[in-house]
Context: one part of a larger RNA
């Protein structure tokens, strides 16, 4: 000098950052991913129209006329909603650093060994079929979770069939290249594979192929802690061949053959530990560190598996074992905060169960909008930088009061008061934005602006033997006590304690702890 600090004493305001560094312990409750009715059957609830029904009211000669409300049917509907088919989106983003010394980071490079949904651009297409299924309904099982049985129905949901190229596969060519296996182009016959519609008619979607962009996988140089008181270590090991797989090369994974492969330029085993842009010290070189912020990696209660899907072995998606909690009719079942807030528990120690989609982004949607504890802001905490203020002049009778004192005085001290001013900040009062682009403002009546008003509301901490800036009285007497070092202290302590004085920083000042 620094800190994500903590603990004493103390504390006026604003700005902008920041805030569980322990137990990757355990969680009540609320919210953190839905959205499309312009795909799709249907169901409710409105409107409309015709049936039907006839109420209030009113008039009334008390016979009874007028009147059409409120239910009920049926049909319609660019109306509003939905639980379910179905589509996209739940791989993003937000969260933690357990794990991992590793192609896991960083740099540089390579696939002639690869994928890549949305979104752009270019070409070409979209023909005729089908069979079902949920909802619904009806009968049942369970306490419940839920589960099965019959029966209807749609779709952009599912399946076949036709039509296709420069696409795919196998076959047989020429040309040029090239970095081995090979790549590129161009022609030939064979086999194979495709769609889906909506609509307010303005689009928007479907499908094939190529190219882009983007966004991922693999491989590979070279860097990446400590310990030899770990010296040998490895059987898919090492390498080849044939099948297997994968987007994709490969012992990736199987049989069969060969003994190989690392290793003192430290393999193995252990010990630690996310990795880097960067912080932090320093003249630097170089040590440390990896909080916030940004790239990557890794994980989702513990371990293991795969589905779907362009993308996953998927934090708030399934399945299986554990362990924990909850429910139970005891047969069975439900769950997972390293998401926001919050509670408990752990500690020296780290916040609100807020407010908003206004704006910047993401998802769905033709769009209107809808969803967004992302984000935006607000509250809490001197936690940490930064700014401001706790007044400014003048003012000697050097009052008073304290302290000391050689009793003359000396010092606080122009400090106070007493005159004269200003009005930052907080305080009151009226005015009031940017952020939004036609509209839309949570921050918020904030931030600024003005006007009036009172010195009023705002100063503490550590040190004063040498290092070290800064002294004197009293107490006490090796006692009590100080103390980072050297020391102090046993009767005149400038070193404990208290007062004066004075010396330093300041809303902060000490000590602690860490690293340079």
């Nucleotide at each position: 000098g620094a800190u994500g600090a903590a603990c004493g004493c103390u504390g006026g305001c604003g700005g902008c950052g920041u805030g569980c560094c322990u137990a990757a312990c355990a969680c009540a409750u609320g919210c953190a991913a839905g959205u499309c009715g312009a795909a799709c059957g249907a169901g409710a609830u409105g409107c409309u129209u015709a049936u039907u029904g006839g109420a209030a009211a009113g008039c009334u000669u008390c016979g009874g006329c007028c009147g059409g409300a409120a239910g009920a049917u049926a049909a319609g509907u660019u109306a509003u909603u939905u639980a379910g088919u179905g589509g996209c989106g739940g791989a993003c983003g937000g969260g933690u650093g357990a794990g991992u010394a590793a192609c896991a980071c960083g740099u540089g490079g390579g696939u002639a060994a690869c994928c890549u949904g949305c979104c752009u651009u270019a070409u070409g297409g979209a023909g005729g079929g089908g069979g079902a299924u949920a909802a619904c309904a009806g009968a049942g099982a369970g306490a419940a979770a839920u589960c099965a049985c019959u029966g209807c129905u749609a779709a952009u949901a599912c399946c076949g069939c036709a039509u296709a190229a420069g696409c795919a596969c196998a076959c047989a060519g020429u040309a040029c290249c090239g970095c081995a296996u090979g790549g590129u182009a161009c022609a030939g016959g064979g086999u194979g594979a495709a769609a889906a519609g909506a609509u307010u008619u303005a689009u928007c979607a479907c499908c094939a192929u190529a190219a882009g962009a983007u966004g991922g996988a693999c491989c590979c140089g070279c860097g990446u802690c400590u310990g030899a008181u770990u010296a040998g270590c490895c059987a898919g090991u090492u390498g080849g061949c044939a099948g297997g797989g994968u987007a994709a090369a490969a012992g990736c994974c199987u049989a069969c053959c060969a003994a190989a492969g690392c290793a003192a330029c430290g393999a193995u085993c252990a010990g630690u530990a996310g990795c880097c842009g960067a912080u932090c010290u320093g003249a630097g070189a170089g040590g440390a560190u990896g909080a916030c912020c940004g790239g990557c990696c890794a994980c989702a209660u513990u371990g293991g598996g795969a589905c779907u899907g362009a993308g996953a072995c998927a934090c708030g998606g399934c399945c299986c074992a554990a362990a924990c909690u909850c429910c139970u009719a005891c047969g069975g079942g439900a769950g997972g905060c390293a998401g926001c807030a919050g509670u408990g528990g752990g500690g020296a120690a780290u916040a609100u169960u807020g407010c908003a989609c206004a704006a910047u982004g993401g998802g769905g949607g033709a769009a209107a909008c809808c969803c967004u504890g992302a984000u935006g802001c607000a509250g809490c905490g001197a936690c940490g930088c930064c700014g401001c203020g706790u007044g400014a002049g003048u003012g000697a009778a050097g009052a008073a009061g304290u302290a000391u004192u050689u009793c003359g005085g000396u010092a606080u001290g122009u400090a106070a008061a007493g005159c004269u001013c200003c009005a930052u900040c907080a305080g009151c009062a009226g005015g009031g934005a940017a952020g939004a682009u036609a509209a839309u403002g949570a921050c918020a009546g904030u931030a600024c602006c003005u006007g009036a008003c009172u010195a009023a509301g705002a100063a503490g901490c550590c040190c004063c033997g040498g290092c070290u800036a800064a002294c004197u009285a009293c107490g006490u007497g090796c006692c009590a006590g100080c103390a980072g070092c050297c020391g102090c202290g046993g009767u005149a302590a400038u070193a404990c304690g208290u007062a004066g004085g004075g010396g330093g920083c300041a809303a902060g000042c000490g000590u602690u702890a860490u690293c340079c």